[in-house]
RNA sequence: GAGCACAUAGUUCAGCUGGAAGAACGUCGGUUUGCGGAACCGAAGGUCGGGGGUUCAAAUCCCUCUGUGCUCG
Numbered sequence: 001g002a003g004c005a006c007a008u009a010g011u012u013c014a015g016c017u018g019g020a021a022g023a024a025c026g027u028c029g030g031u032u033u034g035c036g037g038a039a040c041c042g043a044a045g046g047u048c049g050g051g052g053g054u055u056c057a058a059a060u061c062c063c064u065c066u067g068u069g070c071u072c073g
Base pairs, nucleotide, nucleotide: 001072002071003070004069005068006067007066010025011024012023013022019056027043028042029041030040031039049065050064051063052062053061
């Protein structure tokens, strides 16, 4: 320098067939317990990496930038 993949909750990841975001773990509260842990119930937490475009509607499609990884030279 060229190509490809990835970027979504605090963490690890799903969702990519466009209709507007979920799981597990973690955190907080409750039940239980002599106190904890475990278990069970509930809650909070995301402008889906930045910008632009297409569309009635974009995490999802297109362009660009940034970051990370892999391959080739």
Molecule: transfer RNA
Organism: Candidatus Heimdallarchaeota archaeon